[in-house]
RNA sequence: UUGAUCCUUCGGGGCAGGGUGAGAUUCCCUACCGGCGGUGACGAUUGCAUGUGCAAUUCAGCCCGCGACUCGAUGCGUCUUUGACGAUGCAUCGACUGACUUGGUGAAAUUCCAAGGCCGACGGUAAAGUCCGGACGAGAGAAGGUUAAA
Numbered sequence: 001u002u003g004a005u006c007c008u009u010c011g012g013g014g015c016a017g018g019g020u021g022a023g024a025u026u027c028c029c030u031a032c033c034g035g036c037g038g039u040g041a042c043g044a045u046u047g048c049a050u051g052u053g054c055a056a057u058u059c060a061g062c063c064c065g066c067g068a069c070u071c072g073a074u075g076c077g078u079c080u081u082u083g084a085c086g087a088u089g090c091a092u093c094g095a096c097u098g099a100c101u102u103g104g105u106g107a108a109a110u111u112c113c114a115a116g117g118c119c120g121a122c123g124g125u126a127a128a129g130u131c132c133g134g135a136c137g138a139g140a141g142a143a144g145g146u147u148a149a150a
């Protein structure tokens, strides 16, 4: 340094102000938010060096992929039932899976700069990306450690 085993920890943000109304953080005006990995160009910041470099950090919600949510199948278990059906937990597999343009710079940018747009599971409830709930859950993954090996 590489890939592998196992363990531990971490691992999501957001309606201020106002209008209508009996009632809305749900409607309307406005406001606010952006999980993980990749790419990220001669970008940005910092440090070192001093001949134009080297190193570190950082940089995409809407480009590529993943997770979560939702739905289904199979297997195993639990509850209920005379039994089936049904409900539910776990595992595996599958389906589904939102949204960007214009201008500038440049050899090169849907990533930088500027401007204007757009998107956001399910259940509850006056119709919810932001409230409450499943969820003190799960998880893409991140960091550290352990063991033996090349």
Stems, first nucleotide, its partner, number of pairs: 001150002004147001006145005017029003031130002033120002035066004043058006061118002070095010100116005122133003
FMN riboswitch aptamer (RFN element) from Desulfosporosinus acididurans, 150 nucleotides, folded computationally. Rfam family: FMN riboswitch aptamer (RFN element). From the family's description: The RFN element is a highly conserved domain that is found frequently in the 5'-untranslated regions of prokaryotic mRNAs that encode for flavin mononucleotide (FMN) biosynthesis and transport proteins. This element is a metabolite-dependent riboswitch that directly binds FMN in the absence of proteins. In Bacillus subtilis, the riboswitch most likely controls gene expression by causing premature transcription termination within the 5' untranslated region of the ribDEAHT operon and precluding access to the ribosome-binding site of ypaA mRNA.The FMN riboswitch structure, reported in present an FMN-bound six-stem junction, adopts a butterfly-like scaffold, stapled together by opposingly directed but nearly identically folded peripheral domains. It was read from a public genome assembly, where an Rfam model found it. The coordinates come from a structure-prediction model, not an experiment, and the mean pLDDT is 77.